[in-house]
RNA sequence: UAUUUGGAGAGUUUGAUCCUGGCUCAGGACGAACGCUGGCGGCGUGCUUAACACAUGCAAGUCGAACGGAUUUGCGGGGCGGGUUUUCCCGCCUCUCGAAUCAGUGGCGGACGGGUGAGUAACACGUGGGCAACCUGCCCCGAUGUCCGGGAUAACACUGGGAAACCGGUGCUAAUACCGGAUGAGUUCACCGGUAUGGCAUCAUCCGGUGAGGAAAGGAGCGAUCCGCAUCGGGAUGGACCCGCGUCCCAUUAGCCAGUUGGUGGGGUAACGGCCUACCAAAGCGACGAUGGGUAGCCGGCCUGAGAGGGUGGCCGGCCACACUGGGACUGAGACACGGCCCAGACUCCUACGGGAGGCAGCAGUGGGGAAUCUUGCGCAAUGGGCGGAAGCCUGACGCAGCAACGCCGCGUGAGUGAUGAAGGCCUUCGGGUCGUAAAACUCUGUUGCAGGGGACGAAACCUCGCCUCUGGCGAGCUGACGGUACCCUGCGAGGAAGCCCCGGCUAACUACGUGCCAGCAGCCGCGGUAAUACGUAGGGGGCUAGCGUUGUCCGGAAUUAUUGGGCGUAAAGAGCUCGUAGGCGGCAUUUCAAGUCAGGCGUGAAAACCGACGGCUUAACCGGAGGACUGCGCUUGAUACUGGGAUGCUUGAGGUGGGUAGAGGAAGGUGGAAUUCCCGGUGUAGCGGUGAAAUGCGUAGAUAUCGGGAGGAACACCAGUGGCGAAGGCGGCCUUCUGGGCCUUACCUGACGCUGAGGAGCGAAAGCUAGGGGAGCAAACGGGAUUAGAUACCCCGGUAGUCCUAGCCGUAAACGAUGGGCGCUAGGUGUGGGAGGUCUUGACCCCUUCCGUGCCGCAGCUAACGCAUUAAGCGCCCCGCCUGGGGAGUACGGCCGCAAGGUUGAAACUCAAAGGAAUUGACGGGGGCCCGCACAAGCGGUGGAGCAUGUGGUUUAAUUCGAUGCAACGCGAAAAACCUUACCAGGGUUUGACAUCUUGCGUAUCCCGCGGAAACAUGGGAGUGCCGGUAGAGAUAUCGGACCGCAAAGACAGGUGGUGCAUGGUUGUCGUCAGCUCGUGUCGUGAGAUGUUGGGUUAAGUCCCGCAACGAGCGCAACCCCUACUCUUAGUUGCCAGCAUUUAGUUGGGCACUCUAGGGGGACUGCCGGUGACAAACCGGAGGAAGGUGGGGAUGACGUCAAAUCAUCAUGCCCUUUAUAUCCUGGGCUACACACGUGCUACAAUGGCCGGUACAGAGGGCGGCGAGGGAGCGAUCCGGAGCUAAUCCCAAAAAGCCGGCCCCAGUUCGGAUUGCAGGCUGCAACCCGCCUGCAUGAAGUCGGAAUCGCUAGUAAUCGCAGAUCAGCAUGCUGCGGUGAAUACGUUCCCGGGCCUUGUACACACCGCCCGUCACACCACGAAAGUCGGCAACACCCGAAGUCGAUGGGCUAACCUGAAAGGGGGGCAGUCGCCUAAGGUGGGGCUGGUGAUUGGGGUGAAGUCGUAACAAGGUAGCCGUAUCGGAAGGUGCGGCUGGAUCACCUCCUUU
Repeated sequence: UAUUUGGAGAGUUUGAUCCUGGCUCAGGACGAACGCUGGCGGCGUGCUUAACACAUGCAAGUCGAACGGAUUUGCGGGGCGGGUUUUCCCGCCUCUCGAAUCAGUGGCGGACGGGUGAGUAACACGUGGGCAACCUGCCCCGAUGUCCGGGAUAACACUGGGAAACCGGUGCUAAUACCGGAUGAGUUCACCGGUAUGGCAUCAUCCGGUGAGGAAAGGAGCGAUCCGCAUCGGGAUGGACCCGCGUCCCAUUAGCCAGUUGGUGGGGUAACGGCCUACCAAAGCGACGAUGGGUAGCCGGCCUGAGAGGGUGGCCGGCCACACUGGGACUGAGACACGGCCCAGACUCCUACGGGAGGCAGCAGUGGGGAAUCUUGCGCAAUGGGCGGAAGCCUGACGCAGCAACGCCGCGUGAGUGAUGAAGGCCUUCGGGUCGUAAAACUCUGUUGCAGGGGACGAAACCUCGCCUCUGGCGAGCUGACGGUACCCUGCGAGGAAGCCCCGGCUAACUACGUGCCAGCAGCCGCGGUAAUACGUAGGGGGCUAGCGUUGUCCGGAAUUAUUGGGCGUAAAGAGCUCGUAGGCGGCAUUUCAAGUCAGGCGUGAAAACCGACGGCUUAACCGGAGGACUGCGCUUGAUACUGGGAUGCUUGAGGUGGGUAGAGGAAGGUGGAAUUCCCGGUGUAGCGGUGAAAUGCGUAGAUAUCGGGAGGAACACCAGUGGCGAAGGCGGCCUUCUGGGCCUUACCUGACGCUGAGGAGCGAAAGCUAGGGGAGCAAACGGGAUUAGAUACCCCGGUAGUCCUAGCCGUAAACGAUGGGCGCUAGGUGUGGGAGGUCUUGACCCCUUCCGUGCCGCAGCUAACGCAUUAAGCGCCCCGCCUGGGGAGUACGGCCGCAAGGUUGAAACUCAAAGGAAUUGACGGGGGCCCGCACAAGCGGUGGAGCAUGUGGUUUAAUUCGAUGCAACGCGAAAAACCUUACCAGGGUUUGACAUCUUGCGUAUCCCGCGGAAACAUGGGAGUGCCGGUAGAGAUAUCGGACCGCAAAGACAGGUGGUGCAUGGUUGUCGUCAGCUCGUGUCGUGAGAUGUUGGGUUAAGUCCCGCAACGAGCGCAACCCCUACUCUUAGUUGCCAGCAUUUAGUUGGGCACUCUAGGGGGACUGCCGGUGACAAACCGGAGGAAGGUGGGGAUGACGUCAAAUCAUCAUGCCCUUUAUAUCCUGGGCUACACACGUGCUACAAUGGCCGGUACAGAGGGCGGCGAGGGAGCGAUCCGGAGCUAAUCCCAAAAAGCCGGCCCCAGUUCGGAUUGCAGGCUGCAACCCGCCUGCAUGAAGUCGGAAUCGCUAGUAAUCGCAGAUCAGCAUGCUGCGGUGAAUACGUUCCCGGGCCUUGUACACACCGCCCGUCACACCACGAAAGUCGGCAACACCCGAAGUCGAUGGGCUAACCUGAAAGGGGGGCAGUCGCCUAAGGUGGGGCUGGUGAUUGGGGUGAAGUCGUAACAAGGUAGCCGUAUCGGAAGGUGCGGCUGGAUCACCUCCUUU
C1' cells in the first nucleotide's frame, strides 16, 4: 500500500385472505449450435459425436574425427596407348594424399518431443511424509587406470531359390563390434576381531585383518591438446516402491475372501513384499459400508455464489493411462516401446494363389457419423530438441500465415447549422398530431476506405576475419518465414459500411387494419368464438448494436436438502407400544496428561491463473510485474479455561432397605343371580309377529300370552363418575391362589451405577388362518318378503361361517392427544382420585400446607390461523424416528416374513399448475331457532268436463310475417288484420329511386281528355300562367333572380320491419312495497374482513326503546303528493230549492240556507284515561270522535339479481344488401285444422226462465260528432232534423231490484251452438274474411277426474253503464257505480321471503360439486410361452508366441585340457514341462432388446350406466379386516370424530 467490501425480488392455487408448497421469470457463463444480418483491426479459440475407417505427402535421425569398402573428383608419382619430331596435349590403368557422397558394420538417439482420454473408483490423482528396501545414460566434481593377445562376421565377390517380400550356400575382410589373460583401489562377497555412534525396530554406519571375485578402446590434431574408454566415490537430474489423509452414485448389492491372512525355507527383482513356490497355522475384510453393480481420467484451475457451497476438468500447466484388439517378451541407463519385434484375432491392400504387406488417438487432408468444429500453406529467421569436435543435417515441436463474428476488446458507418415544421407514410375528435432537425440545403472533418511514396523492431550469437593484456576478451562481417506486413507521410472524397429482437402482466415500449377458438402465439399466467395494445401486417415506440435473437447446459435467485440456514397437533412429516445392543450425550470437587482446542516459529503449498502499486503495445483486450493470497498439510515450542484420557473423592441424578396405601393391572381355579332361547308339563284360544304401511314367517298338529320344572351357552344391569389401573393394545358379578407396577412417608445404604437408542427382541384391538372343542343370543355370506324405474342396499322374516374355550399363526387400525422419550425453568384460579403433615376437636368435619395422578378456565410467550398454555404446541439441552409439490402409488420389480390372506422394505416412465391448511364473505342444506305473506288452514266463488270466443304450440301451406316461451310467454306487443295496416307469398313494374341534402338544365303550380292494362305503370294530346323581389314601362306586360313544386341527367348518396338485445342507449318485467343495502371516523384482526347492522324487547317496517367499542350519516321504510270519508269558509251558473210567488216540468221570478261543484282551511297526534311492560319503546282495553292506532285506496320500487325482454316504438356501433334484402301495384295470406294447452264468455236452470208494469246511479264521450221530439218498419234500421263546442243539449234505456202473471223439474218456455231463408248498417269493396235484425233450426251440456286459481270488506260474488282503439267490427282491455256475503282455531305441514346460528369438498354458488365400471382414441409402464444379444466370473478341453525350468543320442570359431584325435565349459537348435492370450464345450449369475396375449395406470369435447362422497348428501362419514355385488359400493366385527341435530349428565364462566 492493497485485500478485508458483502446479500433486492416478481408471476401463478382463492369470490377475496393469510399460510404451506411446487412450477415459472428477471442475472451471469459457454470449445457451442440454429435463424436473420454483417464494415475494419488486435488478441485468443476451433471434432464435445465414431478410441469409426483411412488414399497421398510429410512428422527421427545423425556421426566418415569408430570401421572395411563403393562411387565421383582434385594435386602429385608410376605404367600403357594415341596425337605430335620434341616441348606439349589427350585417353586408360595404378599408387600416395585430399575433398564430397553412399549402402553396410559400429555408436548415440528412436523411452524425449507430439496425440488422445478408451480403460481406470485405483496409492490412479491431490496433499504431506518415508525409503536404515532402491536404480539413474547423457551432465558436474574427485580418485585411479587405459597392458598383452585371439577368433570371427556384414559389406563385397561367385552362386542358388522366389511373382514379390526376402532367403540360402561358398569364399575374403575391418573396427570404439566380439572374446581370453594380466594389473587393480577407498569396489563386491564371505569370515574373524574391535568397540564407538545413530535408529521405534529389522538394523545402519565406523576401525583392523584374511580369502575369493572383478576393468578398459581407441579416434582427431604438426603439436600443445581435445574427444572418448574402464573402475570407484560424491553431486545434480529423472525415476521405482511404501504410508497417513482426501476423492461420485446405488443397501431393491450384506456378507466377501484359498495365495485368501500370517509364519518358515527357497526363488525372483534395481529394490521391500504372497511378487512367486513348498510346508505350517486359520486367519483377514465388513454397517466408520466390505463385496458387487453403474458412471468417471485426476489436479492446478474454470463458471457461479455475499459466503458456505454447487457445477465442471475444453484451451494452458503437472501427473496417469493408451497407441487397430488381446497376449508376450527382446534390446537398453530407461520400454514390456504411437511412426520397434514375435504370436493370435478382426479388417484393408498386393499376389504368378505358393505367399506377403499395413496400423494418422503426429501435421495437413478424405470418407463416415453428427446440430456442429479449419489449410493436403510458408519457414527452420527466432525458441527448444537429436546427432556431430565442428560446419552442419533433421525437427508438421515450434515460429508464422490461411479459414470461421466462435469469444473478448477497440474503431467506424460522419459532424455543425438548418422550420414552410417540405413531400410522403401513419393516426385523427378532420381542428390537427406524429415520423421530425429527421431529410433537403449550406458549411466542415478525414478515423476507416482507395491510390501513391517511405518502411521496421523481432538479430546477436554460433561461425569467419582482424586486434589484444591470447585455454580468454574486444571489434567487424554474415543470417528474417512472417513481409514490402505493422507503422509513417501525401492525395481523393460523405463518398464504400446497420441490423436484430421486443412493445398484455412479470418487463422498458401503442395505435390502425386484416383475421374471427380459424390461422396462429405462448417462459409462466394465458391470448384468438366480429371492435384482439397478446395472432399477421403497417406506422410509431423501447432495448442492444457488428451484432441481435432462439435452443441446449451449469450456477444463482431456491432458506426448494436448511453446517451457516427449514420443519413434523390440523398443510408432507412422531415408528402402535415397551425392553435393550452398538453409538451419541452426560452431575459436583481436587489432581495429572496435553489428544481435541488456542498461540508463536520453521518447512511446504510448482509455474500459469486470482488480487495488485507500477509498466509495454496510440487505448483496451492482451502482455510484463515488486508484493499479496493460495483459507491446506507436516514439524516444532508453548498455553490449559472448556471437551477428552488417567487417578482420588462427594451426594443432589439414579437405585436399594424399612413402614404404609389405592386400584376393572395380569394369569389360573371355583362360584352366583337376572335375562334370551330351547325342551317337558299345566291353564287358555285365535291369532301372534313385524312395519312408514305391508308381506314373507309362526299358529287349530293349539302358537302368542301365562304358571311350574329342566337344559345350555354367552355376557355381567344398578354401583358407574372427563373415576381407577396398565407401556400401549386394553381391563368391569363374586371368592381363592400366584404375580407385575405405581404412590406416600422415613431416615439409612450404594456412589453417576444416568438419558436416548440404528440394528435386534418382546407385547400388540378387531377381522382372518390351522387343529380340536363349544354354540344360547347376535350375525358377514346366502334364502325369502317389501321398497324402487331398478335395489346385488337401507326396512322385515329366517340363517351359516364367525363371535366363546384350548394350542399355534397373523402383526395390521382414525393402533389418535392425529402431539417420540428424558431433564430443568416459566403468573394464577377452580374441580376430582390416592397419600402425608399442620391447626382444632371427646370425636367426625371444616380450614391450611405439601407430593403424585386426572380435568377445565386463563396471563406471558408461541402459532398461518384454529388454538396450546406447569399434563406446552412456551424458554433451553441431549438422543432417536420421519418429511421435501399433486397424481402415478404405498403400486410395479426384487429381497425378507407368512399355511394363506397378506405384511414390510419401496421406485420409475408418464402426467398436471397446481394439490393442500386455517380462517373470511356469500350461497346452499331432504340442519336448527325466531318471524312474516290468501303460504297453508277456515270459508266463498271458479278453472280442469260442454259449446263458442281469443291467444299459443304443433301440423299444413306459395305464404300461413315477426317477436314474447317456468313463476315473470300464451284476450301478450295488437287502445281494433276485408283493401290499407303488412313487415309474409304469387305475379306485374321502377332503379339517384316512395323519402332527405347538394349541383346542372328545363318547366309556373296545376287541371282535363285519350289508348293498353288488374292496377302500378307505359304512352299521346290539350289547357294554363300563380307567389316574393329587382329592372323597364303610366299601365297591361316583358325580362331577370328567388322560394314552393314538377320533369330530365350525372354522381355523392338515399332506402332496408335485413343480422347482432351476447356490442349499446332508452324503456320495461321480476324477486318485491320484501326491509333491507351501504358509507365516514374510530376500534379489533397479519389479512380477507368484523364491529356499527349482533343482543333484550317491540313494530307493517334496520319502526322505536334499552344495552353494547362504537359514534354518526346516506339510499330505502314512514311522512310530505293525489282520490276518498267529516266539517268550516269562499264563490253561486248551466247546479240547488227551505221559505215566498209561479208552473205539466226549478219552468220562471227570487234566494244561495241545503245538496252539489272546486279553491282554501280544520280534523287523528297513541293526544287523554286504566292496565301490562324494565320507570323505556310499545301493546291491550276504554273515553271522546265522522274517522283510532300507517282510517281506506292510489302514485311512489333502495343496493342489486336474472348477459331477463325489446335492434319490429324510438335512437344507435359494427356487419350485410344496392336493377335489390330498396320501392310501387293487383290478388292472396296473417282468419288454414287430425290435434294439445292457456285465458275467457254462455250455460247446464226454479235464489231460475219468459211476459207486463215500475224505481234508483256513477263516471265518461260528443262538430267529418252526439243526435232529441216527430214519422216508417216486428226489428236491425231508415226519413228527418230541434238542441248542443256541453254542470245547459244529446248518447241515456241503467241492470240486478220491486209488483203482478205464466212455466213445474223435463234436455224443458233451461241452454243457445250450428244451419237455412230474408233483411239492415259501415265501407271503393263484406267470396275467402265484418257487425246487427227477423223467421226457422235447435247441438253439446243435468255442476265437471287427477289437478289447480282468485279473494280477508264495501272485499269476494253478482248486476248493469261508460270510454279508448275505431268507417265498420269486443266475450278483450281500462274505468264507473248498484246489490252485497262467509271465514280466519291457528302456524304442524306445502310455497315464497326476512333475521340469527350451524355444516360445506359449493363461489357459473345445489339447475353446484363429484365417484366408479363400461365403450372409443392416444401414451408410457408391468407380467408373459419364448426369442435375440451384452457383461463379468466359474469348471473342463485345446493351446500360439514367449520367459523360466528340465532333457539328451543333434549342432557348435574364440576359453581350458590335450601332441593330435577328442574331451570339458559355454552357446544354438530340438524335445518335454509349468504358466498362458485367443478359441471351444457346459451349467449358472447379472443385464438389455423384442414378444402373440394380458394387467392395471394416465390423458382426451359434449358417449353409456347408475349416485358412492361434499349439507344429517337424504342409511353420518372414515380406518383396519372379512365377504358379496355391473359399477360406484353394500354388509358383518372392532375402532375414530376429522359427525349434524335434540335431550340428559358432568365440569367451567358470568349474574